A computed fold for a 73-nucleotide RNA from an Acidobacteriota bacterium, annotated as transfer RNA. Rfam family: tRNA. Rfam classes the family as a transfer RNA.
């Protein structure tokens, strides 16, 4: 240099054109307990790496840029 894959809450991670963007861990509150932990109940927290395009509608399809990983010369 060429090619492929990936980028979504604090961490992990689902989604495959129309859902309130799910779940687990964590955090916070309540409950339970003499207290803590565990358990149970509830809450907050991401508009999806940046920009552009397609579409009535994009996290999702296309282009481009950035970053990471892999293959190749």
């Nucleotide at each position: 240099g060429g090619g492929g894959c990936g980028u979504u809450a604090g961490g992990c991670a689902a989604g495959c054109g129309g859902u309130c963007a799910a779940g687990c861990c964590g955090u916070c509150a309540g409950u339970c307990u003499u207290u803590c932990a565990a358990g149970c109940u509830g809450a907050a927290a991401a508009g999806c790496a940046a920009g552009g395009g397609u579409u009535c509608g994009a996290a999702u399809c296309c282009c481009c840029u950035a970053c990471g990983c892999c293959c190749u010369a």